[in-house]
């Protein structure tokens, strides 16, 4: 400079066109003489724009950012 891969909750991942989803985490309750564990629940997420589509984390596309390959 040319090719490929990836990005989702605070963290690690899952969801390949139709309600955005688990574990830890955090908070709140129950339980305890208190703490801890357990057990119930509660909030938070699709890297930014733009296109396709009735509909888009999923097709396509700028661009960023990490990371491999080749020169």
């Nucleotide at each position: 400079a040319g090719g490929g891969a990836c990005u989702u909750a605070g963290u690690u991942a899952a969801g390949u066109g139709g309600u955005a989803u688990a574990a830890c985490a955090u908070c709140g309750g129950u339980c305890u003489c208190c703490a801890a564990a357990a057990c119930c629940g509660a909030g938070g997420u699709c890297g930014a724009g733009g296109g396709u589509u009735c509909g888009a984390u999923u097709c396509c596309u700028u661009c960023a950012g990490u990371c491999c390959c080749u020169g």
Description
Model confidence (mean pLDDT): 83 of 100. The RNA shown here (transfer RNA) has 71 nucleotides and comes from a Candidatus Altimarinota bacterium. It was read from a public genome assembly.